Context: one part of a larger RNA
RNA sequence: CGUAGGAGAAUUGAGAGCAUCUGUCCUUAGUACGAGAGGACCGGGAUGGACGAACCUCUGGUGUACCGGUUGUUCCGCCAGGAGCACCGCCGGGUAGCUACGUUCGGAAAGGAUAACCACUGAAAGCAUCUAAGUGGGAAGCCUCGCUCAAGAUCAGUUCUCCCCAUAGACCCGUUCGAGAACAGGACGUUGAUAGGGGGCAGGUAUAAGUGUGGCAACACAUGCAGCCGAGCCCUACUAAUUGGUCAAUCGG
Numbered sequence: 001c002g003u004a005g006g007a008g009a010a011u012u013g014a015g016a017g018c019a020u021c022u023g024u025c026c027u028u029a030g031u032a033c034g035a036g037a038g039g040a041c042c043g044g045g046a047u048g049g050a051c052g053a054a055c056c057u058c059u060g061g062u063g064u065a066c067c068g069g070u071u072g073u074u075c076c077g078c079c080a081g082g083a084g085c086a087c088c089g090c091c092g093g094g095u096a097g098c099u100a101c102g103u104u105c106g107g108a109a110a111g112g113a114u115a116a117c118c119a120c121u122g123a124a125a126g127c128a129u130c131u132a133a134g135u136g137g138g139a140a141g142c143c144u145c146g147c148u149c150a151a152g153a154u155c156a157g158u159u160c161u162c163c164c165c166a167u168a169g170a171c172c173c174g175u176u177c178g179a180g181a182a183c184a185g186g187a188c189g190u191u192g193a194u195a196g197g198g199g200g201c202a203g204g205u206a207u208a209a210g211u212g213u214g215g216c217a218a219c220a221c222a223u224g225c226a227g228c229c230g231a232g233c234c235c236u237a238c239u240a241a242u243u244g245g246u247c248a249a250u251c252g253g
Stems, first nucleotide, its partner, number of pairs: 001152001005163007015149004021049007033038001051106005059100004066093005071086006110144003117137004169247004173189005194240003197236005203229003210223005
C1' cells in the first nucleotide's frame, strides 16, 4: 500500500515445512519343518541405541551485582574492623536465568490408490492364459492421518461484535517483560501491583560485629543455625507510571 466504509476479536485451510530410523530380549515354541544338527513364519509383550522437541523437579555445569576463607600491598591516624588493586587476586560454595551430561515426550495406529509380484473370472485362439472388457490382494515408498506455519490464497475467504464526526479504535508518551539488535510483540498506567523501594517467606553462604569466658599465644567457646544476602514467591501505593497530544471512515450505511 492492497484486500472498496472504519475498527476489535475469533476462525477456514489453498499451499508450505517438520516428522517418517532401528537393535536386543521374553513369549508363542524347542512348536511347524528337519534323520539329526539346527530351527521359524504369523501373533503378543518388554527394554535399548541414534535422532528430535520441550523443560529445569532431580543430577550436574555456569552463575565477574550472593556468602565465606585466605596471600601480598596501599589507604581509612593506630588497635580492632574495613575498602581499593593484584585474571572475579587466589580458593570453597551457590539463588534466579541459561543449560546437558539431566528430566519428560515423540516415531504409533489407521484409511486410500499403487510398484514388483500373487490371483479370480475370461475371450481373441471351442484348449490354455492374471488382461484384451471386468475384479481382488499387495511395500519402510505415494496420497491422507500426526505436529507447525499459513487469506499478499491479489480468486486477498468466513463468523461475531463495535463505531457514526472528533466516535469505535489506534498511536504518541510513561512504568516495564520469561519479548527483544533497531523495529516489532506482551503486561500495566492511580478505577493501578507495571518497575523500583519496603515487609514476610523460600533459597544461598556458614555461626557476623561487639562483648564475655578460657588460653602465654595462635586461637577456641558462648551470646547465636548468627550475620549478610542478585535475579525467586506472596504482600504492600512509599517512589515513578502526571497532565495530555495526534491519527481515525469513500463512490458504504